[in-house]
RNA sequence: UACGGAAAAUAGCAAACUGCCUGAAAGGGCAGGGCGCAAAGCCACCGGUCCCGUGGAAGAGCGGGACAGCGGGGUUGCCGAA
Repeated sequence: UACGGAAAAUAGCAAACUGCCUGAAAGGGCAGGGCGCAAAGCCACCGGUCCCGUGGAAGAGCGGGACAGCGGGGUUGCCGAA
C1' cells in the first nucleotide's frame, strides 16, 4: 500500500413510528425516536424501484421528477489484527 472487517476505542449517521412544515405526487426539511449502518459520507453514470405527464384497449415507448438505507460504479474518509 492492497485485500480484508476480527478486537477495542473515539466520533458519526438514523429505519419504523409520532408531531410540525413543504410538494400535485413519489418524496423532502426540522424535532422526537432508534431498526440498523465501516462508508447508512458525497455523486443519478449503469441497472432497478416509485411518482407525474404523454401514449394507448392494456402495454411498450417518450418526457419530467424521486430514492445514494436496492445493487453496481466513481470519489473522499475513522480505527486497525490474523